[in-house]
The part of an RNA shown here (small-subunit ribosomal RNA, 5' domain) has 488 nucleotides and comes from Phacus ranula.
Context: one part of a larger RNA
RNA sequence: GGAUGAACGCUGGCGGCAUGCUUAACACAUGCAAGUUGUAAUGGCUGAAAUACGGUCAUGGUGGACGGGUGAGUAACGCGUGACUUAUCAACCCCUAGAAAGUUACAUAACAAAUGGAAACGUUUGAUAAUAUGCUAUAAAAUCUUUAUUAAAAUUUAGAUUGAAACUUUAUUUGGUCUGGGGACGAAAUUGCGUCUGAUUAGCUUGUUGGUGAGGUAAUGGCUUACCAAGGCUCUAUCAGUAACUGGUCUGAGAGGACGAUCAGUCACACUGGAAUUGAGAUACGGGACAGACUCCUACGGGAGGCAGCAGUGGGGAAUUUUUGGCAAUGGGCGUAAGCUUGACCAAGCAAUGCCGCGUGGAGGAAGAAAGCCUUCGGGUUGUAAUCUCCUUUUCUCAUCGAAGAAGUUCUGACGGUAGUUGAGGAAUAAGUAUCGGCUAAUUCUGUGCCAGCAGCCGCGGUAAUACAGAAGAUACAAGCGUUAUCC
Numbered sequence: 001g002g003a004u005g006a007a008c009g010c011u012g013g014c015g016g017c018a019u020g021c022u023u024a025a026c027a028c029a030u031g032c033a034a035g036u037u038g039u040a041a042u043g044g045c046u047g048a049a050a051u052a053c054g055g056u057c058a059u060g061g062u063g064g065a066c067g068g069g070u071g072a073g074u075a076a077c078g079c080g081u082g083a084c085u086u087a088u089c090a091a092c093c094c095c096u097a098g099a100a101a102g103u104u105a106c107a108u109a110a111c112a113a114a115u116g117g118a119a120a121c122g123u124u125u126g127a128u129a130a131u132a133u134g135c136u137a138u139a140a141a142a143u144c145u146u147u148a149u150u151a152a153a154a155u156u157u158a159g160a161u162u163g164a165a166a167c168u169u170u171a172u173u174u175g176g177u178c179u180g181g182g183g184a185c186g187a188a189a190u191u192g193c194g195u196c197u198g199a200u201u202a203g204c205u206u207g208u209u210g211g212u213g214a215g216g217u218a219a220u221g222g223c224u225u226a227c228c229a230a231g232g233c234u235c236u237a238u239c240a241g242u243a244a245c246u247g248g249u250c251u252g253a254g255a256g257g258a259c260g261a262u263c264a265g266u267c268a269c270a271c272u273g274g275a276a277u278u279g280a281g282a283u284a285c286g287g288g289a290c291a292g293a294c295u296c297c298u299a300c301g302g303g304a305g306g307c308a309g310c311a312g313u314g315g316g317g318a319a320u321u322u323u324u325g326g327c328a329a330u331g332g333g334c335g336u337a338a339g340c341u342u343g344a345c346c347a348a349g350c351a352a353u354g355c356c357g358c359g360u361g362g363a364g365g366a367a368g369a370a371a372g373c374c375u376u377c378g379g380g381u382u383g384u385a386a387u388c389u390c391c392u393u394u395u396c397u398c399a400u401c402g403a404a405g406a407a408g409u410u411c412u413g414a415c416g417g418u419a420g421u422u423g424a425g426g427a428a429u430a431a432g433u434a435u436c437g438g439c440u441a442a443u444u445c446u447g448u449g450c451c452a453g454c455a456g457c458c459g460c461g462g463u464a465a466u467a468c469a470g471a472a473g474a475u476a477c478a479a480g481c482g483u484u485a486u487c488c
Stems, first nucleotide, its partner, number of pairs: 001488004006484005013358006019351002021316001026314003030311003035062003041059007069269003078195006088187002093183007101136003105133001111126006141162005148155001167175001196241003203233003208230008244266004248259004271292003294305004322348001324347003330344001331342004361391004371382004396425004401420001405415001432477005437458003443472005453460002
C1' cells in the first nucleotide's frame, strides 16, 4: 500500500447492487417449511329438491432419497484430476418389438355395534371393494445341462427349472398395466497421480497378507466364514495434533504465500449411539423400532418431543436482520386436466456491513463590514467567505399520468400506485472525522510545569512546550473518518 462476512469511537442526506451468528453441531415457546390424486383405481359418510354441483374419511397410487440447513466428524479413493467395466444397477422420461388369457381365490380399512383408557391410543364382533393381495396359463428373458462350429469368444440344436399383467369410461385416446432390447439422466465398485504438521512418535499388523471351498451382494473382493500357508506395511508406516475438499478469493511484477463467507460441484451429518424395514434409490433432517441424556404432560397406570428448514426466543459473544407479502415469475411434487401445494424462490423490511453513483447549490460581489485570532500596534488573517444582487431545482415537499416484467390473441402482478413522466413550490431538507515535532501534507497563542497527560517508532512534559489541554488557523480524506484485529 492492498484486503475483510469485520468490530469499536465520533458523525450521518439519497439511490442502485450485493452481503449479514466467523462464537455454543448450546437449549428451544409459537406459527409455517410435503404434499397430491374424487371431471381418468376403490368403498363409505355427508350437504342439497336434484341423477347436476360439492365437502370429507379410509384403502390404493405417486412423491416425502429432491429441494432447504450445517461443517461436528473425516488426513480418507473423502476430495481433485485421469483411467476402467473383461464385475454392475437403473423408478419417472424417450425410442423400439410384443402382450394383456383364466380364477366371485383369501382378505381388510373406512363403516356399524359393543367396550377399555386421564390422555396418547386402542380391543372384540359383524359387513364390503379395487389398478390392494393371491393362484393357474402362456410369452419374452434368465440359469443349468446338451448338440454343432471354433484356437477362444460370439453364434447355434434339444431339454429342464424359474417366470408377467389392470383396468377405467361424460373420455376408445394426448389415461393407465406387463415383458424384452436400446437411449438419456443418474447411481455403485476398482484404480494411477496429487492432497497439512510432528521422529522429543520407529517399529506396526492376526481377517492381519495370500490361496482353496462355501455364503453374501446389483456387482468384484477377507465383504463374511471354514481350512491351509506365513505373509503384508515401514516409498515416513504406526501413533499424536489439526482440518470437510474443490472451482475459487485476497495479495504479489511473477514465482509464491494466506484463506475456502456469499455463488457453483462433491462429501459428511440431522439430540447421542449402534442396527434395520420399505423402496428404483435411504441405513431416511420435519418415517418407524431399540438404548441413552435432556425437556414437557399425567388421574402416577402411562404418554409426548427433537429448528445444523424460514422467521423468532434464551444463552454465549466485540459482533450479525422481520415471529413480513406472494405463489405474479422461475423451478419442484402430485394430477389427463382444471388445479392444489411449495419459508425452494420471487419480493419487501432492518443494518453506511461493503462496492458504485449523486447531492449538500451556481454566477457576480471589496473604501476587504462586524466579530474572532495574531500583532513589531503599522497591520495581518479567517476572506469573495458572509450580508447583498441575479440564476438553477439534482435532491426535497405536494399533485397529474403511470409501466415493462405475462410466457398463453382472453384472463392472471406479491413487488406497487413502485420505477418512470409531467406540473407547482422554494436555496429551500443535507458535513463530518482525523491530523498539524520527524518519518508525514499542515503553526501560532493561552493554560499547565517530569504534574496532568501524549505516544506506531524515535521520543515529548522539570516556567517562554510548533509533541500535553483549549482556542484560532491550516492539511488530508469525505457520508464517511479514525482506531483495533487478521492476511499478503
Record summary: Its Rfam family is "Bacterial small subunit ribosomal RNA".